[in-house]
Molecule: Bacterial RNase P class A
Organism: Lacisediminihabitans sp.
RNA sequence: UGGGUCGGCAAGACGGUCGCGUUGUGCUUCGAUGAGAGGCGCACCGAGGAACGUCCGGGCUCCACAGAGCAGGGCGGUGGGUAACACCCACCCGGGGUAACCCGCGAGAAAGUGCAACAGAAAGCAGACCGCCAUCCGGGCUUCGGCUCGGACGGUAAGGGUGAAACGGUGGUGUAAGAGACCACCAGCGGCCCGUGUGAACGGGUCGGCUGGGUAAACCUCGCCCGGAGCAAGGUCGAACAGGAAGCGUCACGGGCGGCUCGUCCAGUUUCCGGGUAGACCGCUAGAGGUGUGCGGCAACGUACAUCGUAGAUAGAUGGCCGUCGAUGGUGCUUCCUUCGCGAGAAGUGGCACCGGGACAGAACCCGGCGUAGCAGCCGGCCCAUUCG
Numbered sequence: 001u002g003g004g005u006c007g008g009c010a011a012g013a014c015g016g017u018c019g020c021g022u023u024g025u026g027c028u029u030c031g032a033u034g035a036g037a038g039g040c041g042c043a044c045c046g047a048g049g050a051a052c053g054u055c056c057g058g059g060c061u062c063c064a065c066a067g068a069g070c071a072g073g074g075c076g077g078u079g080g081g082u083a084a085c086a087c088c089c090a091c092c093c094g095g096g097g098u099a100a101c102c103c104g105c106g107a108g109a110a111a112g113u114g115c116a117a118c119a120g121a122a123a124g125c126a127g128a129c130c131g132c133c134a135u136c137c138g139g140g141c142u143u144c145g146g147c148u149c150g151g152a153c154g155g156u157a158a159g160g161g162u163g164a165a166a167c168g169g170u171g172g173u174g175u176a177a178g179a180g181a182c183c184a185c186c187a188g189c190g191g192c193c194c195g196u197g198u199g200a201a202c203g204g205g206u207c208g209g210c211u212g213g214g215u216a217a218a219c220c221u222c223g224c225c226c227g228g229a230g231c232a233a234g235g236u237c238g239a240a241c242a243g244g245a246a247g248c249g250u251c252a253c254g255g256g257c258g259g260c261u262c263g264u265c266c267a268g269u270u271u272c273c274g275g276g277u278a279g280a281c282c283g284c285u286a287g288a289g290g291u292g293u294g295c296g297g298c299a300a301c302g303u304a305c306a307u308c309g310u311a312g313a314u315a316g317a318u319g320g321c322c323g324u325c326g327a328u329g330g331u332g333c334u335u336c337c338u339u340c341g342c343g344a345g346a347a348g349u350g351g352c353a354c355c356g357g358g359a360c361a362g363a364a365c366c367c368g369g370c371g372u373a374g375c376a377g378c379c380g381g382c383c384c385a386u387u388c389g
Base pairs, nucleotide, nucleotide: 001385002384003383004382005381006380007379008378009377012325013324014323015322016321017320018319020046021045023043024042025041026040027039028038029037030036048360052371053370055369056368057367058366059365060230061229062228063227067262068261069260070259072226073225074224075223076222077091078090079089080088081087092106093104094103095102096101107221108220112219113218114215115214129160130159131156132155133154135152136151137150138149139148140147141146168186169185170184171183172182173181187211189208190207191206192205193204194203195202196201234282235281236280237279243273244272245271246270247269248268254266255265256264289308290307291306292305293304294303295302296301329355330354331353332352333351334350337348338347339346340345
């Protein structure tokens, strides 16, 4: 200098003016001196990195308690973090990459059932198309050793072929011909032992029988975890109204917030017809909070001290205008420098002038994540290549 890879910040700034909302405060109006509803002034504060998706996990609230089992659902290498998680960190194994780094629905295929086009004899306790060999029958040739063709009945899976893949590989012994039938060395699988590591796992030694592919983001098996519903949860004050009919039931056949069973609690419960519910307040923002520093830890994170007080609306607020600066960008001109070019010149960087003015997008109980959208800019770590000192 170029390329690659990983991460962080960030999402225009300042000033003025008019307008909007909460809180505090001063004055003031109405009201009954109440509850409360307004007006004016001043001060502070007033959307996000995703507020989006509603995909996970919780806090919180309610269901008398939330017990046991089945079904159902979720997760799936190991260890750690966390309130918890399908999240985060570190490591292991496998794959990709020269590497930094990235990816993984990462347990089990010898419990069972499925699935795999075409080709091929045969695709999972498979299989004989061409072959090789033994016996018997028949024919031909013959130098009488034998050779060759066809058939019958057997053996074989070493050679050839098909295929992505053919029930271990190489070499030998052996055989009628062959074959882990046997042997040596490998690979795989399993048992035992040693070492390192918290562990997943890694390395090594020894023994064995010779050795049954793929797929579980197919069904399934194994291990661990899981009550339900949700702020339109749930409460307080206040306002208004009108109950009626039928069935079942009191010993549990009905009800008790996903399904079923058991247990347990209750005298109510189911269906239909009909009436009423103005409004105000709580929940509602001080939190598993933010920021800074120290310590511990590879890290995620934890901890101690200090410090800050940063929307709380309820038809739902934060907007308009002006001025200055201004990111990226566009146009024109141009000195030096760099590269290319014989040259004219072209491209780049810089300078000047003018233009222009920022994406995705908006709280509604709160928080930790994940996914998605997205315009510019800035900063840093690491890897590779090249050059110079």